[in-house]
RNA sequence: GCAGCGGAGCAGGUGAUCGCCGGCGGGUUUCCGCGGGAGGAAAGUCCGAGCUCCGCAGGGCAGGGUGCCGGGUAACGCCCGGUGAGGGUGACCUCGAGGAGAGUGCAACAGAGAGAAACCGCCGGCUCGAAGGUGCCCUCGUGGUGCUCGUCCAGUCGGUAAGGGUGAAACGGUGGGGUAAGAGCCCACCGCACCUCCGGUAACGGAGGUGGCUAGGCAAACCCCACCCGGUGCAAGGCCGUGUAGGGAGGCGAUGGGAUCGAGAGGUCCCGAGAGGACGGCCCGUCCGAUGCCUCCGGGUUGGCUGCUGGAGGCACGUAGCAAUGCGUGCCCUAGAGGAAUGAUCGCCGACGCUCCGGGGGUGACCCCGGGGCGAGACAGAACUCGGCUUAUGAGCCGCUGCGACC
Numbered sequence: 001g002c003a004g005c006g007g008a009g010c011a012g013g014u015g016a017u018c019g020c021c022g023g024c025g026g027g028u029u030u031c032c033g034c035g036g037g038a039g040g041a042a043a044g045u046c047c048g049a050g051c052u053c054c055g056c057a058g059g060g061c062a063g064g065g066u067g068c069c070g071g072g073u074a075a076c077g078c079c080c081g082g083u084g085a086g087g088g089u090g091a092c093c094u095c096g097a098g099g100a101g102a103g104u105g106c107a108a109c110a111g112a113g114a115g116a117a118a119c120c121g122c123c124g125g126c127u128c129g130a131a132g133g134u135g136c137c138c139u140c141g142u143g144g145u146g147c148u149c150g151u152c153c154a155g156u157c158g159g160u161a162a163g164g165g166u167g168a169a170a171c172g173g174u175g176g177g178g179u180a181a182g183a184g185c186c187c188a189c190c191g192c193a194c195c196u197c198c199g200g201u202a203a204c205g206g207a208g209g210u211g212g213c214u215a216g217g218c219a220a221a222c223c224c225c226a227c228c229c230g231g232u233g234c235a236a237g238g239c240c241g242u243g244u245a246g247g248g249a250g251g252c253g254a255u256g257g258g259a260u261c262g263a264g265a266g267g268u269c270c271c272g273a274g275a276g277g278a279c280g281g282c283c284c285g286u287c288c289g290a291u292g293c294c295u296c297c298g299g300g301u302u303g304g305c306u307g308c309u310g311g312a313g314g315c316a317c318g319u320a321g322c323a324a325u326g327c328g329u330g331c332c333c334u335a336g337a338g339g340a341a342u343g344a345u346c347g348c349c350g351a352c353g354c355u356c357c358g359g360g361g362g363u364g365a366c367c368c369c370g371g372g373g374c375g376a377g378a379c380a381g382a383a384c385u386c387g388g389c390u391u392a393u394g395a396g397c398c399g400c401u402g403c404g405a406c407c
Base pairs, nucleotide, nucleotide: 001403002402003401004400005399006398007397010394012349013348014347015346016345017344018343020037021036023034024033025032026031039379043390044389046388047387048386049385050384051233053231054230058284059283060282061281063229064228065227066226067225068082069081070080071079072078083097084095085094086093087092098224099223103222104221105218106217119164120163121160122159123158124157125156126155127154129152130151132148133147134146135145136144137143172190173189174188175187176186177185192211193210194209195208196207197206198205199204237306238305239304240303247297248296249295250294251293252292256271257270258269259268260267261266276288277287278286279285313332314331315330316329317328318327319326320325352375353374354373355372356371357370358369359368360367361366
């Protein structure tokens, strides 16, 4: 100097003028003064909650979520630390991290074979033939015949799974011995299973011993296991006001018995019956329930107030902890719009960029200091609130890794 990895923050400042919203005080048409007024992601609506309502309170099934260990948190699918696995030269990053012997299922094609298989090949036996060797015979020649054969071709049978091939993946890996040729057949090391010991809260790691040498992969396939889970959502909900059509149609159901008070109407208590409804879906169960309830069509209410900002709040210091975070003390109040306010203009400063001059450093690429000129800010807009995750984005700072002596 170049390239990369990780971390914490910032998101322009200031003055003037005009304008907008809200608070407090004054003043009461108007108006004046003093404070305040978008984000690190306000975004996505992916999670978790606070809060709200479903009258109260359950059990089971179905459904959904998470999935190594320990910790944090109001909680979480988040965060911190660790273990294991994978990627990278490295700083570091990522993880879909329980179970494949509970069951079902999938892996096209290729290939012999996709979970106990043999295509090519290797080895051996037998048979046929060829070459060679040898004996005999003859018409002495590329002749016939018998025997043999370390060899070769073909066929067949058996052995084999080391070598080759197919495939994303092929029945542990490397090396040696052994074998007719091979194979954990045997051995060494690795791997795997079991046992013991050591370290660690644990996941797990290390050491030793024994062993068979061993029929895999996918569960972000269905599934099994462990743990967790009511639903709805601020357009939740509450109050005030206004107003219409106590509209129309269909259906279901109850009005029982006894006691007692009362002149009566009727009241009280007990038993029974009960359409329909509520509790996320279904079942059980519980409760409400008779001038009652359900379904459909139609009409009115489109107004105002509230919820609506003091919080699992922010900042500083100390303390415990590797950390996430907790605890203690002190200080602070930092938007509440309501079709939706927080804006516009001008000046100065400035992160930063380009360029020129001067000085200095360096082998060099380049770097530092001072001065001048020109320019000068990305993504983006609260709507009940908070803790996260994810996505978008500008300029710098700190630490670390790799390359290099050039441009």